[in-house]
RNA sequence: AUAUUCAAAUGGCAAAUAUAUAGAAAUAUAUAUACGCAAAGUUGCAUAACUAAGGAUUGUUCUAUGUUGGAUGGACUACAAUA
Numbered sequence: 001a002u003a004u005u006c007a008a009a010u011g012g013c014a015a016a017u018a019u020a021u022a023g024a025a026a027u028a029u030a031u032a033u034a035c036g037c038a039a040a041g042u043u044g045c046a047u048a049a050c051u052a053a054g055g056a057u058u059g060u061u062c063u064a065u066g067u068u069g070g071a072u073g074g075a076c077u078a079c080a081a082u083a
Base pairs, nucleotide, nucleotide: 002083003082004081005080012037013036017032018031019030020029021028022027035070041076042075043074045073046072047071048068049067050066054063055062056061
């Protein structure tokens, strides 16, 4: 430098829940905690999913300009072990 991921984790991340704050909501952030994760690191680029304030419509339905990277693929980057 390249390839791979059977086992392990010094160290790293943190589902759900509770509380607080923001928000129309989805959800996000912080603290506690630990379901899990070898990219559960970054990125809404493609697909997919959630919400529907506003707008359209009266079908109470559609719509993202709001979200989800712990949904799949892509792009970029990193740790350990092995070859």
This is a predicted structure of an 83-nucleotide RNA (c-di-GMP-I riboswitch aptamer) from a Mycoplasmatota bacterium. The coordinates come from a structure-prediction model, not an experiment, and the mean pLDDT is 80. NCBI's taxonomy places the organism under Bacteria, Bacillati, Mycoplasmatota.